[in-house]
RNA sequence: GCAGCUAUAGUCUAGUGGUUAGGAUUUGAGCUUCCCAAGCUUAGGGCCCGAGUUCGAAUCUCGGUAGCUGCA
Numbered sequence: 001g002c003a004g005c006u007a008u009a010g011u012c013u014a015g016u017g018g019u020u021a022g023g024a025u026u027u028g029a030g031c032u033u034c035c036c037a038a039g040c041u042u043a044g045g046g047c048c049c050g051a052g053u054u055c056g057a058a059u060c061u062c063g064g065u066a067g068c069u070g071c072a
Base pairs, nucleotide, nucleotide: 001071002070003069004068005067006066007065010025011024012023013022018055027043028042029041030040031039048064049063050062051061052060
């Protein structure tokens, strides 16, 4: 330098155009318990950035950024 893949919560992960973006974990509050742990309820927290296509984009297209892999 070229090509491929990936980017969703503090962390891990699901989501092939119409879901209130789902789950686990973590955090706060409450219940339970003599206390702790465990358990239960509830709340908070997320689509890497920009543009385009579309009635509608996390999802499709283009560019950028970052990471990984391969080739040179």
The RNA shown here (transfer RNA) has 72 nucleotides and comes from an archaeon. The coordinates come from a structure-prediction model, not an experiment, and the mean pLDDT is 82. Rfam family: tRNA. Rfam classes the family as a transfer RNA. Gene Ontology term of the family: triplet codon-amino acid adaptor activity. RNAcentral holds the sequence, with entries from ENA.